[in-house]
């Protein structure tokens, strides 16, 4: 210093369930109570993906119904960037 990742040490994160609050919705946030998991489950929507589908736009008398990211999802997958500990 790169890989690696321990039945090792420290420290970290937190799925799911209530509350409360945003938000059309996906989904976010604090907060509690816990531990499905996580060596990048730190950070960055750049590629694919996934999910909503307001605004728009289409179709319908009409309820509604189809398209649409510029919405989310970093704990889907690749990419970039950074990082804490050191047995083989």
């Nucleotide at each position: 210093a790169a890989c690696c990742g321990a039945a090792a040490a420290a420290g970290g994160c937190a799925u799911c369930c209530c509350u409360g609050g945003g938000g059309a919705a996906a989904c976010c946030c604090a907060g509690g109570u816990c531990a499905c998991g996580c060596a990048a489950a730190g950070c960055c929507a750049c590629g694919g993906g996934u999910c909503u589908a307001a605004c728009g736009g289409g179709a319908g008398c009409g309820a509604u119904c189809c398209c649409c990211a510029c919405g989310a999802c970093g704990g889907c997958c690749g990419g970039g960037c950074u990082g804490c500990c050191g047995a083989a």
A computed fold for an 88-nucleotide RNA from an Actinomycetota bacterium, annotated as c-di-GMP-I riboswitch aptamer. Lineage of the source: Bacteria > Bacillati > Actinomycetota. Rfam family: c-di-GMP-I riboswitch aptamer. Rfam's curators write: GEMM was predicted in a large-scale screen for bacterial structured RNA regulatory elements.